[in-house]
Context: one part of a larger RNA
RNA sequence: GGACGAACGCUGGCGGUCUGUUUGAACACAUGCAAGUUGAACGGGGCCUUUUAGGCUUAGUAGCGAACGGGUGAGGAUAAAACAAAAAUCUACCCUGAAGACGAGGAUACCCGUGGGAAACUGCGGUUAAUAGUCGAUAUGCUUUACAGUGAAAGGUUCUAAUUAAUGAGCCGCUUCAGGAUGAGUUUGUUUCUGAUUAGCUUGUUGGUACGGUAAUGGCGUCCCAAGGCUUCGAUCAGUCGUUGGUCUGCGAGGAUGAUCAACCACAUUUGAACUGAGACACGGUCAAAACUCCUACGGGAGGCAGCAGUGGAGAAUCUUCUGCAAUGAGCGAAAGCUUGACAGAGCAAGACCGCGUGGGGGACGAAGGUUCGAGGAUUGUAAACCCCUUUUCUUGGAGAAGAAGAAAUGACGGUAUUCAAGGAAUAAGUGGUGUCUAAACUCUGUGCCAGCAGACGCGGUAAUACAGGGGCCACGAGUGUUGUCC
Numbered sequence: 001g002g003a004c005g006a007a008c009g010c011u012g013g014c015g016g017u018c019u020g021u022u023u024g025a026a027c028a029c030a031u032g033c034a035a036g037u038u039g040a041a042c043g044g045g046g047c048c049u050u051u052u053a054g055g056c057u058u059a060g061u062a063g064c065g066a067a068c069g070g071g072u073g074a075g076g077a078u079a080a081a082a083c084a085a086a087a088a089u090c091u092a093c094c095c096u097g098a099a100g101a102c103g104a105g106g107a108u109a110c111c112c113g114u115g116g117g118a119a120a121c122u123g124c125g126g127u128u129a130a131u132a133g134u135c136g137a138u139a140u141g142c143u144u145u146a147c148a149g150u151g152a153a154a155g156g157u158u159c160u161a162a163u164u165a166a167u168g169a170g171c172c173g174c175u176u177c178a179g180g181a182u183g184a185g186u187u188u189g190u191u192u193c194u195g196a197u198u199a200g201c202u203u204g205u206u207g208g209u210a211c212g213g214u215a216a217u218g219g220c221g222u223c224c225c226a227a228g229g230c231u232u233c234g235a236u237c238a239g240u241c242g243u244u245g246g247u248c249u250g251c252g253a254g255g256a257u258g259a260u261c262a263a264c265c266a267c268a269u270u271u272g273a274a275c276u277g278a279g280a281c282a283c284g285g286u287c288a289a290a291a292c293u294c295c296u297a298c299g300g301g302a303g304g305c306a307g308c309a310g311u312g313g314a315g316a317a318u319c320u321u322c323u324g325c326a327a328u329g330a331g332c333g334a335a336a337g338c339u340u341g342a343c344a345g346a347g348c349a350a351g352a353c354c355g356c357g358u359g360g361g362g363g364a365c366g367a368a369g370g371u372u373c374g375a376g377g378a379u380u381g382u383a384a385a386c387c388c389c390u391u392u393u394c395u396u397g398g399a400g401a402a403g404a405a406g407a408a409a410u411g412a413c414g415g416u417a418u419u420c421a422a423g424g425a426a427u428a429a430g431u432g433g434u435g436u437c438u439a440a441a442c443u444c445u446g447u448g449c450c451a452g453c454a455g456a457c458g459c460g461g462u463a464a465u466a467c468a469g470g471g472g473c474c475a476c477g478a479g480u481g482u483u484g485u486c487c
Stems, first nucleotide, its partner, number of pairs: 001487004006483005013356006019349002021314001027312003031309003036064003041061002044058006071267003080192007089184002094180007102136003111126006141150003155172005193239003200230003205227004210222003242264004246257004269290005292303004320346001322345003328342001329340004359389004369380004394423006403413001430476005435457003442471005452459002
């Protein structure tokens, strides 16, 4: 000198764009919201009507989603990541191609009845449906050298004609196989902090056969066999840490750093475990144990903000219990649409960057006041007053968007941005310094090694340019100084 997710002191007009718990506290959390949707899968209940056919609504069964999106950085040093490759894999929804959807029977929730319990919840009996579930058939499939074995499916809705129904066509689905796309798992190589006042470490350890297990390779697991494997090119141990793109600085080499944004990883009170599923060993799922909090009729139960707001606490320190699904995106749905604290916006904070303003021109050998003085003057100073002008801002009143996605309708922001008129210089300047280092800037009074200053040197003991106050001056300016950290 530059930088900051900064803090503190004094001061503070406006706009745009960003950013905003960096803390031994990954501490504890009141309250509300943050994941639903489908009645065009299903039976039932309720309400309404054009009243026997419709409409609306919905607890339950069922499907898809809830593994995304959002948060945090605790853990972890061969883990993970970045880059480059590889073979032994899976992939819901989506796209392409091929083939198919035949037959049969049995349950169950809701509901009804009857119990238990303070509650959470739950037992027994009876009835019923499905795109729920079962069996059989079939096969381009799978296993197998072959023989042989194994082994799928489901309907819904709209329209047309004749009459209920059946049939047909369209749309949405269903089953199997092959390929793609996307996503994910696995393996290898290179690189990645400090310590030797850590020198040896290892027994599923290193390798092999077999079996098991997995979507898949593999000591991943187990029996047996061999005795290997790593290491001064730093193993092992200890400490510390999310990684990267990037960011800051520097001419560069490098050094430091990893907020916001983007990619990956890990975690969801602590620990362990699996279930469901294409995908989880699952933040707002389940089970077990533990700590804590709450309810209880003492028998037993409920909970998890490192989601958005918000509270307490800690701290030098970090915001609203706001508006809206209008846009973009996501889930579901044939669609209309519903949901979405993602997101879009508004609010708060000079926290950062950028921009604008606080007026412009004229105006005296120069008012007053202040300061100073050799008492004449000098300086503040064209500064003010005064004259002329302007209106960025400001106030008031009028007009008023784009963002909406081409029939119409649909805007939270918002009567916002923008714009027109009127009014009046009106509403708007501070902070730090002034001995040297140090670019710039000096005097008066007070004080008297006191009070105090100070980054260093140092200043102050009676004329202090260094303390305190006044005046002058200098620097930057809605900021300016101080402190902290990095280069």